Background:
Fluoride riboswitch aptamer (crcB RNA motif) from a Xanthobacteraceae bacterium, 60 nucleotides, folded computationally. Taxonomically the source falls in Xanthobacteraceae (Bacteria, Pseudomonadati, Alphaproteobacteria, Hyphomicrobiales). The coordinates come from a structure-prediction model, not an experiment, and the mean pLDDT is 84.
[in-house]
RNA sequence: UUCGCCAAAGGGCAUGGAGUCGCCCUUAUCCGCCGAAAGGCUAAUGACUCCUACCGCGGA
Repeated sequence: UUCGCCAAAGGGCAUGGAGUCGCCCUUAUCCGCCGAAAGGCUAAUGACUCCUACCGCGGA
């Protein structure tokens, strides 16, 4: 110096926040889909619950 392993700590899971659980990554994990492009489409979760935003229907 490089590689491997372990520990500690941290980070991530397509648009906001929080709790719980799960999975993943260790400088990587992650950063949706269609389209040649122009452009177009769905979704606030990885899952459950709540709040906010958005969409649809109905009532006052």